A computed fold for an 86-nucleotide RNA, annotated as Glycine riboswitch aptamer. It matches the Rfam family "Glycine riboswitch aptamer". From the family's description: This family represents the bacterial glycine riboswitch. Rfam links the family to the GO term glycine biosynthetic process. The sequence was found by an Rfam model in a public genome assembly.
RNA sequence: GUGGCUCUGGAGAAGCCCGGAAACGGGUACCGAAGGUGCAAGGCGGGGAUACCUGCUGAAUCUCUCAGGUAAAAGGACAGAGUAGG
Numbered sequence: 001g002u003g004g005c006u007c008u009g010g011a012g013a014a015g016c017c018c019g020g021a022a023a024c025g026g027g028u029a030c031c032g033a034a035g036g037u038g039c040a041a042g043g044c045g046g047g048g049a050u051a052c053c054u055g056c057u058g059a060a061u062c063u064c065u066c067a068g069g070u071a072a073a074a075g076g077a078c079a080g081a082g083u084a085g086g
Stems, first nucleotide, its partner, number of pairs: 004083006014028001016027004029070003035066001036064001038062001042057006
């Protein structure tokens, strides 16, 4: 340094509306920090006329909002500490 486990910290956004006894279903608005999508430089190629065009690859807390979420609880990227391994 890497993943696992334990502890601690950990944000945002309607406790919305309709149907329903409930389970659940539907609708509108909104959030980004599970997961997922997209791409800049760069890298590797193709075409061409040192211009230029083009394919693949290519990160994030950026981006989209598919998924997820919008009281508490749970979850939670990430950070700190500990722990047993490879």